Description: The prediction has a mean pLDDT of 89. The part of an RNA shown here (small-subunit ribosomal RNA, central domain) has 346 nucleotides and comes from an uncultured bacterium.
[in-house]
Context: one part of a larger RNA
RNA sequence: CUGGGUUUAAAGGGUGCGUAGGUGGUAUCGUAAGUCAGAAGUGAAAGUUUGCGGCUUAACCGUAAAAUUGCUUUUGAUACUGCAAUACUUGAAUCAGGUUGAGGUUGGCGGAAUGUGGCAUGUAGCGGUGAAAUGCUUAGAUAUGCCAUAGAACACCAAUUGCGAAGGCAGCUGACUGGACCUGUAUUGACGCUGAGGCACGAAAGCGUGGGGAGCGAACAGGAUUAGAUACCCUGGUAGUCCACGCCCUAAACGAUGCUCACUCGAUGUGUGGCCUUCGGGUCGCGCAUCCAAGCGAAAGCGUUAAGUGAGCCACCUGGGGAGUACGUUCGCAAGAAUGAAACUC
Numbered sequence: 001c002u003g004g005g006u007u008u009a010a011a012g013g014g015u016g017c018g019u020a021g022g023u024g025g026u027a028u029c030g031u032a033a034g035u036c037a038g039a040a041g042u043g044a045a046a047g048u049u050u051g052c053g054g055c056u057u058a059a060c061c062g063u064a065a066a067a068u069u070g071c072u073u074u075u076g077a078u079a080c081u082g083c084a085a086u087a088c089u090u091g092a093a094u095c096a097g098g099u100u101g102a103g104g105u106u107g108g109c110g111g112a113a114u115g116u117g118g119c120a121u122g123u124a125g126c127g128g129u130g131a132a133a134u135g136c137u138u139a140g141a142u143a144u145g146c147c148a149u150a151g152a153a154c155a156c157c158a159a160u161u162g163c164g165a166a167g168g169c170a171g172c173u174g175a176c177u178g179g180a181c182c183u184g185u186a187u188u189g190a191c192g193c194u195g196a197g198g199c200a201c202g203a204a205a206g207c208g209u210g211g212g213g214a215g216c217g218a219a220c221a222g223g224a225u226u227a228g229a230u231a232c233c234c235u236g237g238u239a240g241u242c243c244a245c246g247c248c249c250u251a252a253a254c255g256a257u258g259c260u261c262a263c264u265c266g267a268u269g270u271g272u273g274g275c276c277u278u279c280g281g282g283u284c285g286c287g288c289a290u291c292c293a294a295g296c297g298a299a300a301g302c303g304u305u306a307a308g309u310g311a312g313c314c315a316c317c318u319g320g321g322g323a324g325u326a327c328g329u330u331c332g333c334a335a336g337a338a339u340g341a342a343a344c345u346c
Base pairs, nucleotide, nucleotide: 004317005316006315007300008299012314014201015200016199017198021194022193023192025088026087027086028085030083031082033081034080035077036076037075038074039073040072041071042070048066049065050064051063052062053061054060091191092188093187094186095184096183097182098181099180103177104176105175106174107173108172109171110154114150115149116148117147118146119145120144121143125136126135162169163168206247207246208245209244210243211242215241216240220236221235222234223233258313259312260311261310262309263308266291267290268289269288270287271286272285273284274283275282276281295302296301319346320345321344328339329338330337331336
């Protein structure tokens, strides 16, 4: 570079909102910028290609034609694209009525369990393991009962469930609040799609300040195991885990599958709405799953939730290692993150 690719071979940005840009529904009319057709001018020569010819041939040379895919001017065409105008409703949004949900933020409350403290009963062990030991315990432990207190997490319900853009979200309840779906066809009238930069969000760990600290538990200490054991097992245990505020911005951030729209047989289960119902069910939507036709795929498999058939836009890939390294730059308190090579080597 391409008539190539991106689930698993290299390759989908962690996710959204959105700027520029790209792209864009139906009808009529105008314009003629793109587009198409004709003509004119120009497109030097040499070279190239073809024909013919000249050196004994060839290289080489001469001559004629073609090509020069372009540019400019001009005359037309108007299907498509653009531009201008007018209109439309099916895309999109709004409105009205209704529904569902662990969606979010912030208060209040609850019980079980665990730890600790107090009192009581009670006496020699408890704990732990493959077996032990470290550890706790006659200064009365473990166990049992009552009372008090602390922090964290919410058994059952619970599901192949639901919600959310993703990360993620689960005791009960109040307040505030985002989205989705259904029905109606009432309103606007293409207002749409995508989205380089940008902005916002973004598990866990980590960082700063101040709280909190029950359980768990990196580091650390001890006991075991072992040839050794800087481990796996055991006894302890700091940071952390929790809260508030501010940073960090990375994950196998996964469906390893970008977003939007249209089209292409069916079957089953399930969540949630509408309509009909003989109450068995049927049917119209929106989700979540399983199995398959056509088709696709190297295969595994995918298959109306596509990895099928097409369109639009973005991101990314181009042999392995060196290397997500070095240098530079930006960001960060730091840890580091983002961007991101080459030599060399196979």